[in-house]
Context: one part of a larger RNA
RNA sequence: GGCACAUGGUGGAUGCCUGGGUACCAGGGGCCGAUGAAGGACGUGGGAGACUGCGAUAGUCCUCGGGGAGUUGUCAACCGAGCUGUGAUCCGAGGGUGUCCGAAUGGGGUAACCCAGCCCGAGUGAUGUCGGGUUACCAGCGUCUGAAUGUAUAGGGCGUUGGGGGGAACGCGGGGAAGUGAAACAUCUUAGUACCCGUAGGAAGAGAAAACACUGGUGAUUCCGUGAGUAGUGGCGAGCGAAAGCGGAGGAGGCUAAACCGUGCGCGUGGGAGACCCGGCAGGGGUUGCGUGUGCGGGGUUGUUGGGGCGCUGCUGGAGGGAUCUGCUGGUCCGUCAGCGUGUCUGUGCAGGCUAGUUGAACAGGUUGGGAUGCCUGGCCGGAGUGGGUGAGAGUCCCGUAGGCGAAAGUUUGUGCGGUGCGUGUGGUGGUGUUUCCCCGAGUAGCAGCAUUUCCGUGGAGGGUGCUGUGAAUCUGGCGGGACCACUCGUCAAGCCUAAAUACUUCCUGGUGACCGAUAGUGGAUAGUACCGUGAGGGAAUGGUGAAAAGUACCCCGGGAGGGGAGUGAAAGAGUUCCUGAAACCAUGUGCCU
Repeated sequence: GGCACAUGGUGGAUGCCUGGGUACCAGGGGCCGAUGAAGGACGUGGGAGACUGCGAUAGUCCUCGGGGAGUUGUCAACCGAGCUGUGAUCCGAGGGUGUCCGAAUGGGGUAACCCAGCCCGAGUGAUGUCGGGUUACCAGCGUCUGAAUGUAUAGGGCGUUGGGGGGAACGCGGGGAAGUGAAACAUCUUAGUACCCGUAGGAAGAGAAAACACUGGUGAUUCCGUGAGUAGUGGCGAGCGAAAGCGGAGGAGGCUAAACCGUGCGCGUGGGAGACCCGGCAGGGGUUGCGUGUGCGGGGUUGUUGGGGCGCUGCUGGAGGGAUCUGCUGGUCCGUCAGCGUGUCUGUGCAGGCUAGUUGAACAGGUUGGGAUGCCUGGCCGGAGUGGGUGAGAGUCCCGUAGGCGAAAGUUUGUGCGGUGCGUGUGGUGGUGUUUCCCCGAGUAGCAGCAUUUCCGUGGAGGGUGCUGUGAAUCUGGCGGGACCACUCGUCAAGCCUAAAUACUUCCUGGUGACCGAUAGUGGAUAGUACCGUGAGGGAAUGGUGAAAAGUACCCCGGGAGGGGAGUGAAAGAGUUCCUGAAACCAUGUGCCU
């Protein structure tokens, strides 16, 4: 020096555990913000710090409930000083306070700072000073003013209402890649994805046929299953990829434009009686007729076309009031109340849920052990034998669990009643005539060019959408059924609204797992911390004594560290480097070899 064995050290694998995570499910909630949010800074306790709570009323103040003996949050003990059956601490509901920054909004600014104006108040002899309130911008509406410039307008002032910013995913819209695949690559694909911007809601979007279908029919939209990887499309490559129909979830339909009537205003024009004033008769009146534009009210809303005007005609229907130049008569119009329908808001009653709680069955003996929940024996409960804890493995020890009970206050759902709003009532519903009456959404449809979308890549290319150009018709009309034509079938564009079925889960509550168990599981057993970076940003590690600290009084060695006794404990080879304690690695002893 090597090898072997033994005994130790080091080290922290493994096993067991879990306070943390993860995936999914169900229910609830689905916005917060100028009444100042989200997020922060700085403070705040008797005693340094961090977390948490709170805000100069600062681990809190008030009120109302619950609860019932201790208590002054956690790390985290100790000391001090308090509070508490006159009910504290604690839990829930509603209020109060709420520094400074932050959309940040009086002005400024290097966030948490600096400096003001005005009003009111405190204080001072006076000034300085202090406290409360107020003062940003934009838009809408109202109102007052008001240039060039006569009317006007621009502009300005005041009042009032709203906006601004934040938020996990889901929605809609505007823009919009590339790596990749095609075994290269350009059309194509990835993909209208990622990403950026705008914007909304608890959902959004879509939505009541100018739809499908095909000679049978269906009857708004949305979502699911199927149809179907079909029909198609495609350097016919890679790939992409419907629809009708059928079966389900859900189910809901409405309002306008126009014709016509009335009325206000603007413009044009006519008229002073020959215009006009609902019909008839009689009388009378006097800034009114016509055209046009526009606002408002009525009317009207459809595809078997429908509506309006002008005629004819049928059925049905409450009350009272007013108007029409006057009287009568017949009409017409206005508005009121019953009645009917409907929605939300508000008040209230009832019922249910949520935000504190409360009740809740049934076991003893022996035995081993440090300890009984183990074993033995004999019982008991069960609408409860889910789960957790307790000195080992507990239905019957504790917390719970099944099942009951419970709310002053707040909130939510359903339902009844009252108030209130809206619609209707105020005419409704028909038939018929009109072919020489009027209307039925215009820079629209169509067409052309270029794009885009749909399964459709220019193809025989229809349909939808956009840009550019051109540019109709009104029912004897228009559009569609995949070029186009004929026939035929369907439908009525160029206005608007619309619940549910659907998507998502920051958040709250509950639950589940052939999910993890400390190099795993979130990055995080808590941390976006420590630390790194000028910054954007990057980003850790560290869990376990024991049932209970009972955490080793006292003695000895030592400067101490540490150790030896003694003691605690079931165990100290469980001694705060603490459960188990593998290997590498390092020693010591013995044996063998060199």
The part of an RNA shown here (large-subunit ribosomal RNA, domain I) has 594 nucleotides and comes from Saccharopolyspora montiporae. It matches the Rfam family "Bacterial large subunit ribosomal RNA". Rfam links the family to the GO terms ribosome and structural constituent of ribosome. NCBI's taxonomy places the organism under Bacteria, Actinomycetota, Actinomycetes, Pseudonocardiales, Saccharopolyspora.